This is a predicted structure of a 107-nucleotide RNA (SAM riboswitch aptamer (S box leader)). The coordinates come from a structure-prediction model, not an experiment, and the mean pLDDT is 84. Its Rfam family is "SAM riboswitch aptamer (S box leader)". Rfam links the family to the GO term regulation of gene expression.
RNA sequence: UUCUUAUCAAGAGAGACAGAGGGAUUGGCCCGAUGAAGUCUCAGCAACCAGCUCAACAGUAUGGUGCUAAUUCCAAUUGGCAAAAUUAUUAGCCUUGAAGAUGAGAA
Numbered sequence: 001u002u003c004u005u006a007u008c009a010a011g012a013g014a015g016a017c018a019g020a021g022g023g024a025u026u027g028g029c030c031c032g033a034u035g036a037a038g039u040c041u042c043a044g045c046a047a048c049c050a051g052c053u054c055a056a057c058a059g060u061a062u063g064g065u066g067c068u069a070a071u072u073c074c075a076a077u078u079g080g081c082a083a084a085a086u087u088a089u090u091a092g093c094c095u096u097g098a099a100g101a102u103g104a105g106a107a
Stems, first nucleotide, its partner, number of pairs: 001107008013042005021031003025076004043068003048064003051060003072099001079094003083090001
C1' cells in the first nucleotide's frame, strides 16, 4: 500500500514549548491570538487484540493499539415518507451505501 472483517448516537483534558491554522476530500457549517496545527509531560476514556480470572456468559485494565469540540460535525449514492401556493425552487424525517477513521487478520 491492497484485500477481508468488526465497530463508528456513548465516553474521556490539563500544563509546557510553539505561533496560524484546523475539523480526511468537495460543499456547508463550525473551532482558532481568551492561542490552530505540531512536539513533550502528566492525566483520563474505552475495551479491538494479547495476558490474567471464569465451565460459560462475563470480568479485569498488566501489555499492544486507539481515542479525549460538535453523531464520522452535517450532506455526498439509492429508495421511501411528508409539507408550503402552480412551475421553478426551498427546507424536514427515515433508509441504504460510497468515502473515511480505528482494531484484528491476510497478501